[in-house]
RNA sequence: AACGUGCUCCGGGGUCGGUGAGAGUCCGAACCGGCGGUGAUAGUCCGCGAGUUCCACACAGCAAUGUGCGGAAUUGAACUGGUGAAAUUCCGGUACCGACGGUUAUGGGUCAGGUUGCGAAAGCGGCAGGGCUCGAGUCCGGAUGGGAGGCAGCACGCG
Numbered sequence: 001a002a003c004g005u006g007c008u009c010c011g012g013g014g015u016c017g018g019u020g021a022g023a024g025u026c027c028g029a030a031c032c033g034g035c036g037g038u039g040a041u042a043g044u045c046c047g048c049g050a051g052u053u054c055c056a057c058a059c060a061g062c063a064a065u066g067u068g069c070g071g072a073a074u075u076g077a078a079c080u081g082g083u084g085a086a087a088u089u090c091c092g093g094u095a096c097c098g099a100c101g102g103u104u105a106u107g108g109g110u111c112a113g114g115u116u117g118c119g120a121a122a123g124c125g126g127c128a129g130g131g132c133u134c135g136a137g138u139c140c141g142g143a144u145g146g147g148a149g150g151c152a153g154c155a156c157g158c159g
């Protein structure tokens, strides 16, 4: 030095403008990208964590339920050209994705009326409202949480 054990610490990022009574949710543009691996550097390759659902066990509780631990399921997205021994990881080009709950929501879909224009009629449009429904990676919340992990530190052991 390496290895093992224990403790401590660290461990997620991202906005401007427009419309409008009201939007960081609509429109336009912008910005962001956990952890380990991978012959070469990854949001998009492989795996993990977190989230969500279910099951088992334990504890608390009258109960609903909550907490801990384990297991299963689910869980988004990229192609291409170049260089090279090697790259869906670099460079060029053009794209795509982003859990769950909430939230004055001007936008979308849909339903039936009111009013009005054209028309012989069927019907096709305009205007102002109503019901139902969908609508945030960047806002708020669970979270001062959890956590993959850490060439972060210390101690002991081993050597």
Base pairs, nucleotide, nucleotide: 003157004156005155006154007153008152009150010149015029016028017027018026030138031137032098033097034048035047036046037045043096044095051074052073053072054071055070057068058067059066060065078094079093080092081091082090100141101140102139107134108133109132110131111130114127115126116125117124118123